About this RNA:
Predicted 3D model of RNase P RNA and transfer RNA as a complex of 458 nucleotides. The prediction has a mean pLDDT of 77.
RNA sequence: CCAGUUGACCGGGUGGCCGCUCCGUACGAGGCAACUUUUGCGGGGAGGAAAGUCCGGGCUCCAUCGAAAUGCGGUGCCGGCUAACGGCCGGCGGGGGCGACCCCAGGGAAAGUGCCACAGAAAGCAAACUACCCUGCUUGGGCAGGGAAAAGGUGAAAGGGUGCGGCAAGAGCGCACCGCGGACCUGGCAACAGGGACGGCACGGUAAACCCCACCGGGAGCAAGACCAAAUAGGGAUGACGCGGGGCAACCCGGCCGGUUUCGAGGCUAGUCAUCCGGGUUGGUUGCAUGAGGUCCCUGGCAACAGGGUUCCCAGAUGAAUGGUCACCACGCGGGAGCAAUCCCGCCCUACAGAACCCGGCUUACAGGUCAACUGGCAUC
RNA sequence: CGGAGUAUAGCGCAGCCUGGUAGCGCACCUGCUUCGGGAGCAGGGGGUCGAGUGUUCGAAUCACUCUACUCCGACCA
Numbered sequence: 001c002c003a004g005u006u007g008a009c010c011g012g013g014u015g016g017c018c019g020c021u022c023c024g025u026a027c028g029a030g031g032c033a034a035c036u037u038u039u040g041c042g043g044g045g046a047g048g049a050a051a052g053u054c055c056g057g058g059c060u061c062c063a064u065c066g067a068a069a070u071g072c073g074g075u076g077c078c079g080g081c082u083a084a085c086g087g088c089c090g091g092c093g094g095g096g097g098c099g100a101c102c103c104c105a106g107g108g109a110a111a112g113u114g115c116c117a118c119a120g121a122a123a124g125c126a127a128a129c130u131a132c133c134c135u136g137c138u139u140g141g142g143c144a145g146g147g148a149a150a151a152g153g154u155g156a157a158a159g160g161g162u163g164c165g166g167c168a169a170g171a172g173c174g175c176a177c178c179g180c181g182g183a184c185c186u187g188g189c190a191a192c193a194g195g196g197a198c199g200g201c202a203c204g205g206u207a208a209a210c211c212c213c214a215c216c217g218g219g220a221g222c223a224a225g226a227c228c229a230a231a232u233a234g235g236g237a238u239g240a241c242g243c244g245g246g247g248c249a250a251c252c253c254g255g256c257c258g259g260u261u262u263c264g265a266g267g268c269u270a271g272u273c274a275u276c277c278g279g280g281u282u283g284g285u286u287g288c289a290u291g292a293g294g295u296c297c298c299u300g301g302c303a304a305c306a307g308g309g310u311u312c313c314c315a316g317a318u319g320a321a322u323g324g325u326c327a328c329c330a331c332g333c334g335g336g337a338g339c340a341a342u343c344c345c346g347c348c349c350u351a352c353a354g355a356a357c358c359c360g361g362c363u364u365a366c367a368g369g370u371c372a373a374c375u376g377g378c379a380u381c
Numbered sequence: 382c383g384g385a386g387u388a389u390a391g392c393g394c395a396g397c398c399u400g401g402u403a404g405c406g407c408a409c410c411u412g413c414u415u416c417g418g419g420a421g422c423a424g425g426g427g428g429u430c431g432a433g434u435g436u437u438c439g440a441a442u443c444a445c446u447c448u449a450c451u452c453c454g455a456c457c458a
Base pairs, nucleotide, nucleotide: 001377002376003375004374005373006372007371008370009369010368012329013328014327015326016325017324018323020045021044022043023042024041025040026039028037029036030035047352051363052362054361055360056359057358058357059221060220061219062218064265066263067262068261069260070259072217073216074215075214076213077091078090079089080088081087092106093104094103095102096101107212108211112210113209114206115205116204129152130151132147133146134145135144136143137142160178161177162176163175164174165173179201180199181198184195185194186193187192225286226285227284228283235277236276237275238274239273240272241271243254244253245252246251255268256267257266279457280456281455293312294311296309297308298307299306300305332347333346334345335344336343337342382454383453384452385451386450387449388448391407392406393405394404401438409425410424411423412422413421431447432446433445434444435443
């Protein structure tokens, strides 16, 4: 210098003028007051994804949300981190790349069931179409019986692979190596790795098919929910529960309590809820921003992360603020001048995109640019 | 803002759950019939199954991601 890998970050800057929204404050005005408001001053004002809504939580309500079983849904190598996760970190195994490095829904197919179209003789259980070998018959072509499963052919897949021996021809039939299997030993918390012997090979694939095993999960969502105000036909229909029996009563027996069942504790004595029809209002406050919070430093850990210290308060709209314009600079593109460095002019003056209860992740979109570490190659010293 | 669903021929829909041939009706084309048209009869053509990736021998169908569209949800009595 070229090509590449991984990680982190920025995603226009400065100034002038004019505006928007929120908070605080001073004065003035209104109001009995709470408080509201003009103006001035000070301060805050979109993102790395605010997005998709794919996961996990906080919070709120659902008449309670405890335990077990079952059903349904989800997750799936091992260990760790975390409030939790399908996330992250480290490791293991498999695959790809010369390499840095990248990818994997990666439990169980010797518990069971299903499926494997077409082709093919045969698709899961051992079976034999062509071809091979032996025997018999036959002039020959061939036919019959038997052996065997190596070769051909079909297929995504044909019951270990290669080689040597062996045989009538063959075959794990025998042997060597590789693969496979269940035990054993060693190392490791584990996934797993390594080892020598044994077994002649039994056990095809598919679980993003049913299923089995282990673990997790009650449902709905801030238009949840709470309060105030205005308005009307303050309404109608259907259904559920509010319960039923005994007893004077305490209580007992049943009934109901958000998938179902069982158990346990507890609750249900009030007019409450759901759906539909019709009607009214398109108001306000709260939830609502101090939080698993951010910056910097130290300690522990390979890391994710944890602990401690320090310091900061950092959006809160509701048809919905966070903008417009001018100048300069930076980047990029085009043209011109110049041997070159560079200078001049013009354009773009930006990509993806915009909070709406909040937080942790994942995924997807993104013009252009910066930094760090590493890999391969070339050149030079 | 939250939730649910749909995408298959020009149009309206099946098929998807349980993977293997993509089908029905209208429309379109050709022929017959008719003087001609319509109707009728016979035959025919037309589909990247919204896009991509994966699982599988094999995907419209199963899984994941994306795109477009549709529907529902305000409060009070």